[in-house]
This is a predicted structure of a 1447-nucleotide RNA (small-subunit ribosomal RNA) from an uncultured bacterium. Its Rfam family is "Bacterial small subunit ribosomal RNA". Its family is annotated with structural constituent of ribosome and ribosome in the Gene Ontology.

RNA sequence: UGAGUUUGAUCAUGGCUCAGGACGAACGCUGGCGGCGUGCUUAACACAUGCAAGUCGAACGGAAAGGCCCUGCUUUUGUGGGGUGCUCGAGUGGCGAACGGGUGAGUAACACGUGAGUAACCUGCCCUUGACUUUGGGAUAACUUCAGGAAACUGGGGCUAAUACCGGAUAGGAGCUCCUGCUGCAUGGUGGGGGUUGGAAAGUUUCGGCGGUUGGGGAUGGACUCGCGGCUUAUCAGCUUGUUGGUGGGGUAGUGGCUUACCAAGGCUUUGACGGGUAGCCGGCCUGAGAGGGUGACCGGCCACAUUGGGACUGAGAUACGGCCCAGACUCCUACGGGAGGCAGCAGUGGGGAAUAUUGCACAAUGGGCGGAAGCCUGAUGCAGCAACGCCGCGUGCGGGAUGACGGCCUUCGGGUUGUAAACCGCUUUCGCCUGUGACGAAGCGUGAGUGACGGUAAUGGGUAAAGAAGCACCGGCUAACUACGUGCCAGCAGCCGCGGUAAUACGUAGGUGGCAAGCGUUAUCCGGAUUUACUGGGCGUAAAGGGAGCGUAGGCGGAUAUUUAAGUGGGAUGUGAAAUACCCGAGCUUAACUUGGGAGCUGCAUUCCAAACUGGAUAUCUAGAGUGCAGGAGAGGAGAAUGGAAUUCCUAGUGUAGCGGUGAAAUGCGUAGAGAUUAGGAAGAACACCAGUGGCGAAGGCGAUUCUCUGGACUGUAACUGACGCUGAGGCUCGAAAGCGUGGGGAGCAAACAGGAUUAGAUACCCUGGUAGUCCACGCCGUAAACGAUGAAUACUAGGUGUAGGGGCCCCAAGCCUCUGUGCCGCCGCUAACGCAUUAAGUAUUCCGCCUGGGGAGUACGGUCGCAAGAUUAAAACUCAAAGGAAUUGACGGGGACCCGCACAAGCAGCGGAGCAUGUGGUUUAAUUCGACGCAACGCGAAGAACCUUACCUAGACUUGACAUCUUCUGCAUUACCCUUAAUCGGGGAAGUUCCUUCGGGGACAGAAUGACAGGUGGUGCAUGGUUGUCGCCAGCUCGUGUCGUGAGAUGUUGGGUUAAGUCCCGCAACGAGCGCAACCCUUGAUCUUAGUUGCCAGCAUUCAGUUGGGCACUCUAAGGUGACUGCCGGUGACAAACCGGAGGAAGGUGGGGAUGACGUCAAAUCAUCAUGCCCCUUAUGACCUGGGCUACACACGUGCUACAAUGGGCAGAACAAAGGGCAGCGAAGCCGCGAGGCUAAGCCAAUCCCACAAAUCUGUUCUCAGUUCGGAUCGCAGUCUGCAACUCGACUGCGUGAAGCUGGAAUCGCUAGUAAUCGCGGAUCAGCAUGCCGCGGUGAAUACGUUCCCGGGCCUUGUACACACCGCCCGUCACACCACGAGAGUUUGUAACACCCGAAGUCGGUGAGGUAACCUUUGGAGCCAGCCGCCGAAGGUGGGACAGA
Repeated sequence: UGAGUUUGAUCAUGGCUCAGGACGAACGCUGGCGGCGUGCUUAACACAUGCAAGUCGAACGGAAAGGCCCUGCUUUUGUGGGGUGCUCGAGUGGCGAACGGGUGAGUAACACGUGAGUAACCUGCCCUUGACUUUGGGAUAACUUCAGGAAACUGGGGCUAAUACCGGAUAGGAGCUCCUGCUGCAUGGUGGGGGUUGGAAAGUUUCGGCGGUUGGGGAUGGACUCGCGGCUUAUCAGCUUGUUGGUGGGGUAGUGGCUUACCAAGGCUUUGACGGGUAGCCGGCCUGAGAGGGUGACCGGCCACAUUGGGACUGAGAUACGGCCCAGACUCCUACGGGAGGCAGCAGUGGGGAAUAUUGCACAAUGGGCGGAAGCCUGAUGCAGCAACGCCGCGUGCGGGAUGACGGCCUUCGGGUUGUAAACCGCUUUCGCCUGUGACGAAGCGUGAGUGACGGUAAUGGGUAAAGAAGCACCGGCUAACUACGUGCCAGCAGCCGCGGUAAUACGUAGGUGGCAAGCGUUAUCCGGAUUUACUGGGCGUAAAGGGAGCGUAGGCGGAUAUUUAAGUGGGAUGUGAAAUACCCGAGCUUAACUUGGGAGCUGCAUUCCAAACUGGAUAUCUAGAGUGCAGGAGAGGAGAAUGGAAUUCCUAGUGUAGCGGUGAAAUGCGUAGAGAUUAGGAAGAACACCAGUGGCGAAGGCGAUUCUCUGGACUGUAACUGACGCUGAGGCUCGAAAGCGUGGGGAGCAAACAGGAUUAGAUACCCUGGUAGUCCACGCCGUAAACGAUGAAUACUAGGUGUAGGGGCCCCAAGCCUCUGUGCCGCCGCUAACGCAUUAAGUAUUCCGCCUGGGGAGUACGGUCGCAAGAUUAAAACUCAAAGGAAUUGACGGGGACCCGCACAAGCAGCGGAGCAUGUGGUUUAAUUCGACGCAACGCGAAGAACCUUACCUAGACUUGACAUCUUCUGCAUUACCCUUAAUCGGGGAAGUUCCUUCGGGGACAGAAUGACAGGUGGUGCAUGGUUGUCGCCAGCUCGUGUCGUGAGAUGUUGGGUUAAGUCCCGCAACGAGCGCAACCCUUGAUCUUAGUUGCCAGCAUUCAGUUGGGCACUCUAAGGUGACUGCCGGUGACAAACCGGAGGAAGGUGGGGAUGACGUCAAAUCAUCAUGCCCCUUAUGACCUGGGCUACACACGUGCUACAAUGGGCAGAACAAAGGGCAGCGAAGCCGCGAGGCUAAGCCAAUCCCACAAAUCUGUUCUCAGUUCGGAUCGCAGUCUGCAACUCGACUGCGUGAAGCUGGAAUCGCUAGUAAUCGCGGAUCAGCAUGCCGCGGUGAAUACGUUCCCGGGCCUUGUACACACCGCCCGUCACACCACGAGAGUUUGUAACACCCGAAGUCGGUGAGGUAACCUUUGGAGCCAGCCGCCGAAGGUGGGACAGA
């Protein structure tokens, strides 16, 4: 101090998540030692058992038990009597038990913290200081006896003591009252004097004292009061009757409605009363840079509580944890009549729970109670035990050691890594274990002696052997750390993003790395990061967020000058801010944790003094803010009334005749009963053309004919008046479009609903014809809008330019200039995430108000308020997601726009789609019909040729180091005719044969056998790949460097104006250059020249059947090299450019025609079956061999072709003209044979020589005469030919016969722009044979293009976008099923706090007290006290109707 996550990328907004620290923790795995701490956070749930508060004989009567002394009985154990008071059970009495210890239920309160006050109070023991301690009396427990009871316990009689109880005396003090001094703002305070009233005591002693009573003072502890401070909720807004105050009485230690009677009607509250929820408070602790936020375990201070509720007693002190009484619940005992109990003390048990320890030792220390003391008691405390629960410290060795061992893991098979790690050598012994020595803590008391729980502990000497001691989570990014195998959207992981669908660094395991370490991870919670509630330190035009507007209350803020005050403010001093904690400097345990000394600090509160600048208060003054007056002009500002014309509709009448109306096109509708059109008259309602303008007015909503009446506001000028009167404004009040509601009118047009007609798959819509509420008026509601400038109001300041509306000034006027107020545009600085804003701020500042805090749920539910209703307003949560949203960028897309191109359309020609056949595909079938290719860009495609082979498929039969490759060993040599068996391979037999090189050792090739390494796979994955290919597309694009602009993604360049086939070129320009593409360079074709003439050619000469030969190379041709074409020339257009148009010349003219050549990239396009290849899979089989079959099936569907349907034709006869190719396992002439396919024989040719090889359409003649034909040839029959081991499944061809469909093809659709389409034949590859396919070749040889509106595809610019897998996108709603959360719900049920009434325990208080009664007075009796009874209050309980909250 940041990081991940919204996007294709960017910036900003914004949430979610992570890294840090902490913990009374828990869970998982693991675990050596020690020190110091800590340990029921849940059920304030219930508790067995033991212990936790006693002590004093120096207060008392005494003697149950144990000692001691004397003594009786007794064998002994023992037992009786007397004494002592060593001691002491029980009892009277005193002190303590109100401390210490526990817990946090309740409590939002003077409970706590802090600071004050008590002149309104109390205080045992303690300290100090006065005075006194006198005189009498009657009881009672214990004990004894009787009685009741199961017990607990209780009652009656009798005896007795005191420091127990009571009376009298005395009295400083206290009460009442009178006089008086001082003092205070007041209630009052404090002295002096007089009178009067009631009032104390306890003894004991060793004679030193120890006690007792009553005063004064102190200390300690407590009580009460007050200021300030600290949770949440307004979906709790009003609360209160002892309530607020007074007077009298009562009560208390004391003030007080604390209580009571009467009187008054107050008191609290938006600065949050009352109510609900939650909670002990603080010092502190955790976190944080701090401010803050969270928390209140341990330690310390305070409070509250002690099974639940109520109550008092005793006492200095309690309304009492280990006391009492009552009531409730629960538990226990019981003889059923009654009794007993309270671990939130220490241990411990059950239960609850994720979870929290021993029924330990000791009073040795510290402290407490009692006592004169010894001492006793002390689960306070000191210690030990258990627990890695936390913090701290130590150890698990140290040094050397390379063949870099074995093993593991990985591997490119070479090696790498684990790794100096181990082994091995040397050294040391902390801790542990064994064994010796062995503390401090201890002083008090006491003559002395004696006293240690911890503990034989800490510490220390010796011994022992590297010996006994390492795990956990992580390794995709954040975040340090990577590979292999397994798995295959399965199992699983995950804090967020996300990973896993056959090569997972993300799952599981292993090896290895990095991290921490006796621990490591996970989970829960808190702070941080989060400036994500923003005081420090945020925002509101578009991301969430300005109230619809105004007036105005409280509040907040506020102009200038002077004086004063001192509340705020600043400074000094004093008190306090407990200790501990934290910080600084030291000290002690070997160190640290821990403990401890000193210091600073504790930001606070209170008191007091000083200052007076600023804020506040007070006083006086001022005029710049604000307001008034006066003088002007502008305006759809508002309300009411009156008037007007145009238009629409309707009514009446006239003219007039067949349509009108409406639409994209129609129809419904109106019209011969006379519409529409037109003329005239009338009626009605509503709205006000032109003017009219980013013009005016108004707070906003809003306001538009004219006139009148009433009326609000603003502006300008002036400077007469007031003198801060101001700004904002929570609540409040008023206004507030449209729609809607109520009552009553009105109703022409328009028009929700509704009806009809269209459209459509449907059309509850858009369009049309009608049409009701409503729209209009009056009155009353509603109170909302994208009520928007999506921009609250006010004030001040900060460059300008240019319009416009209303005023003013300079000025004779015009023009111009200056100025105020409004309203627009442009534009600096500045701001902004950007867009943009920019004197009308979204700039710079101040004041006040409103509002926001992720998206959805939701502006919804519930509750409240308002409303007649509709609904409005206020306003959540559960649950769910990791985003939602803003601005801008690049693309893509658009039934957006501008421009341009292409056989894209159009104009034409010929087809396909109909028929038959061929061929491919789908489907179906099959043992198999092998596999691949699927819009364009699969379908005469891989396949340039499936009878066997091919062949990958199926059936059957046989092989297993293999058909093929290498290595090792052995043997032999190779090889082959022939025979048998078999469907064939395989198998069996068998003759011939005996290789090449040699240094004679052997080596090489080949064959057989054996062994294992391995071979083999057309098995899978083209979504793991290479290579190759298709496609957009022969489209004109795709980029880079430097510079510049932008926060950035990006932009610019590449856009713009022209032009081109072209990002082709020119011009301009914050760009300047460059690259890959375009073009050119290459091949071919078109002209010509040069060179060369054989196998080519033949003009002239010769020759012949024939360029056959001689001869020639002029021509044709062949094949090498040149020339030629470049917008070069002329004219025009254009911008003086690029270029375009026309022309000349030329064989060819504007890239001449054709080809090769295919940018960055797209489609996870195609191919693992051409080949190569990772991984996976098979290994007597998914390999290899062989036979037969299949790939050729056939209801059907589609694609591509061939042949046709005929006369521009068919048949027959005759005649003419090519190019380009191929040929030795070949092409094969001529001759003969066959109707023919072909056969026999055979010359020539390794080819410009020979052959294939007669080109066909064409031309000439003839026939056919429009018909299913002399068209068409499918299909079928018979007979043949050829190839080939083989022609059945399943070849091609020939002859004869047969003679199907078909008469130009629906919707739809393909190709083509010139030597092209169309048409005609020829050749080649593959190939034994097989072409209608494919690739080439030439012959004949057209038609049309106005043009770019439209269809398709593409390019560039621009625009919108919620798309980016990019429109085959994204995305909305209903429905079905299951589940989750919330609301409502007929109801059912539980809890909480109150209220009303009933009943009313204990108990205080009051009354009564005829009953009872020792102390005093008296002796008849009384006083006093008590029981009993009555009354008020009163817990629990009951009944009732409501409230709130749940299930």